[in-house]
Context: one part of a larger RNA
RNA sequence: UGACGGGGGCCUGCACAAGCGGUGGAGUAUGUGGCUUAAUUCGAUACCACGCGAAGAACCUUACCUGGCCUUGACAUGCAGGUGGUAGGAGCCCGAAGGGUGACGACUCUCGCAAGAGAGGGCCUGCACAGGUGCUGCAUGGCUGUCGUCAGCUCGUGUCGUGAGAUGUUGGGUUAAGUCCCGCAACGAGCGCAACCCCUGCGUCCUGUUGCCCCUGGGCCGAGAGGCCCGAGCACUCUGGACGGACUGCCCCGCUCUAACGGGGAGGAAGGUGGGGAUGACGUCAAGUCAGGAUGGCCCUUAUGGCCAGGGCUGCACACGUACUACAAUGCCCGGUACAAUGGGCUGCAACACGGUCACGUGAAGCCAAUCCCCGAAAACCGGGCCCAGUUCAGAUUGUCGUCUGCAACUCGACGGCAUGAAGCUGGAAUCGCUAGUAAUGGCGCAUCAGCUACGGCGCCGUGAAUACGUUCCCAGGCCUUGUACA
Numbered sequence: 001u002g003a004c005g006g007g008g009g010c011c012u013g014c015a016c017a018a019g020c021g022g023u024g025g026a027g028u029a030u031g032u033g034g035c036u037u038a039a040u041u042c043g044a045u046a047c048c049a050c051g052c053g054a055a056g057a058a059c060c061u062u063a064c065c066u067g068g069c070c071u072u073g074a075c076a077u078g079c080a081g082g083u084g085g086u087a088g089g090a091g092c093c094c095g096a097a098g099g100g101u102g103a104c105g106a107c108u109c110u111c112g113c114a115a116g117a118g119a120g121g122g123c124c125u126g127c128a129c130a131g132g133u134g135c136u137g138c139a140u141g142g143c144u145g146u147c148g149u150c151a152g153c154u155c156g157u158g159u160c161g162u163g164a165g166a167u168g169u170u171g172g173g174u175u176a177a178g179u180c181c182c183g184c185a186a187c188g189a190g191c192g193c194a195a196c197c198c199c200u201g202c203g204u205c206c207u208g209u210u211g212c213c214c215c216u217g218g219g220c221c222g223a224g225a226g227g228c229c230c231g232a233g234c235a236c237u238c239u240g241g242a243c244g245g246a247c248u249g250c251c252c253c254g255c256u257c258u259a260a261c262g263g264g265g266a267g268g269a270a271g272g273u274g275g276g277g278a279u280g281a282c283g284u285c286a287a288g289u290c291a292g293g294a295u296g297g298c299c300c301u302u303a304u305g306g307c308c309a310g311g312g313c314u315g316c317a318c319a320c321g322u323a324c325u326a327c328a329a330u331g332c333c334c335g336g337u338a339c340a341a342u343g344g345g346c347u348g349c350a351a352c353a354c355g356g357u358c359a360c361g362u363g364a365a366g367c368c369a370a371u372c373c374c375c376g377a378a379a380a381c382c383g384g385g386c387c388c389a390g391u392u393c394a395g396a397u398u399g400u401c402g403u404c405u406g407c408a409a410c411u412c413g414a415c416g417g418c419a420u421g422a423a424g425c426u427g428g429a430a431u432c433g434c435u436a437g438u439a440a441u442g443g444c445g446c447a448u449c450a451g452c453u454a455c456g457g458c459g460c461c462g463u464g465a466a467u468a469c470g471u472u473c474c475c476a477g478g479c480c481u482u483g484u485a486c487a
Base pairs, nucleotide, nucleotide: 001487002486003484004483005482007481008480009479010478011477012476013475015471016470019434020433021432022431023430026325027324028323029322030321031320032319033318034316035315042053043052064311065310066309067308068307069306070305073129077128078127079126080125081124082123083122088104091101092100093099094098107120108119109118110117111116131300132299134298135297136296140294142289143288144287145285147283152191153190154189155188156187157186158167159166160165171182172181173180197277198276199275200274202244203243204242205241206240208238211234212233217230218229219228220227221226247271251264327427331386332385333384334383335382336381343374344373345372348367349366352363353362354361355360393424398419399418400417401416402415403414404413440463441462442461443460444459445458446457
């Protein structure tokens, strides 16, 4: 000087407390351990692995296993030699790759009238090499997680100290903040904080193939209210763009050093960093990644490389994590009736019509999309049924018949109809999330993608709470101080 302490002081955080909802019990989905296996490819392992790499394992992917096959190789560059019936190649034979046979049969450039000659490309042989998801993340770059969006981490000069170092950065206040003020042998500065950036909330202006009948004209339907279409228009909504607006700026009270700041009020769409995002200091964990790609070294070279078929990654006595669906009446079922936003669409989205109980099929308008389509959101609301029961709860499992994608759904896809209806009556010890448009709850969209094991991930909108006295305690962290047989 640090680190540590079941030392102290001050402070912060959904850390506790106060609340609301879960997990832990059930069934299933998914990941992992274990076991099994010819193989169940590999990696990730407290917090910081376990719906993680995987934003798509039937084949492919694929790295694993079994079997078959190829060797200058699926791919690159170079050298030497050879090669026009050569390269290529219909057809045929065993077949998956591969092997064999083989009708036909080339290209470019230069010279030349032509015949032809030469060169290149291709191919063959040989060599040099290719190739390796083989090892080492404890040889590395790059990228990432974590402490932590925590408020810290340092430097120059000066000063103090023999020196390691200290000072500044400590102190008194204050803040979300090493934020700011005051004081001070310090004075300044840098990386962080904040601000600058994006979205959102208010207004003004511009913009009009979306919107509106606000005002106005025409047509159609209707008893009317009103609805639909066309024109005109740009007021409103909205799209895109620009600007303004919030700064403790203004007022009052009280506090303190007349400071910073804190408390209350006005005005305002909005206050005291308005809400959200992006942004992650010096460093820590020899943290993670050689399997994303790159890369040193080591290793394999008729195989640890390459191709193919089938299998496996989906195996199942078990154990754990993360989720979904439930156990019901604030519910379930049936009928009716509303109201979104984000997005996506040409080997694509598909209105509509017909067929099918349905999944879907056949035909097909429109749309490269503020124009057409996906797309009638669901919870909600209205009416009816159920009457507390393992039930009209719950839906696992199983049987059967189908639909779709795809060369192909046996291992191993999703979905539909009928039948079957299991466990489950609110979950021990323990444990997790959340402070507001949040939790909880309801649906919708997208990426990957032929299809899909998506209940996952990332977004969007609808409905919409409760509670916080407080900081004694648990956990993590910051500053000061103290002790130390630690470095």
This is a predicted structure of a 487-nucleotide part of an RNA (small-subunit ribosomal RNA, 3' major domain) from a metagenome. Its mean pLDDT, the model's own confidence on a scale to 100, is 84.